[in-house]
RNA sequence: GUCCCUAUAGUUCAACGGAUAGAACAAGAACCUCCUAAGUUCUAGAUACAGGUUCGAUUCCUGUUGGGGACACCA
Numbered sequence: 001g002u003c004c005c006u007a008u009a010g011u012u013c014a015a016c017g018g019a020u021a022g023a024a025c026a027a028g029a030a031c032c033u034c035c036u037a038a039g040u041u042c043u044a045g046a047u048a049c050a051g052g053u054u055c056g057a058u059u060c061c062u063g064u065u066g067g068g069g070a071c072a073c074c075a
Stems, first nucleotide, its partner, number of pairs: 001071007010025004018055001027043005048064005
C1' cells in the first nucleotide's frame, strides 16, 4: 500500500428495514437482617463519527476513525 472481518449499556450478548433498542452480570436505591451475604422489588445506563438511500436505518450504501486478520513491499 491492497483486501477481508469487526464496532450496540461498565462487561458479555440480542434485536426480517417497522412498537418506547431488550436480556444477563455489574452499579445505585428500598425492603428483609442485629450486621454482612443471599433473596425480593425498583432505578439509571448504549447503536464509533459524518453523509446517503428509504415513508421508515442498529440493520442497506459511501467515507473517516478504532480493533483484528491476510497479502504485498522492504535486508

Transfer RNA from Achromobacter sp. ZP-2323, 75 nucleotides, folded computationally. The sequence is in RNAcentral, with records from ENA. The same sequence occurs in records of 2 taxa. Rfam family: tRNA. Rfam classes the family as a transfer RNA. The coordinates come from a structure-prediction model, not an experiment, and the mean pLDDT is 80.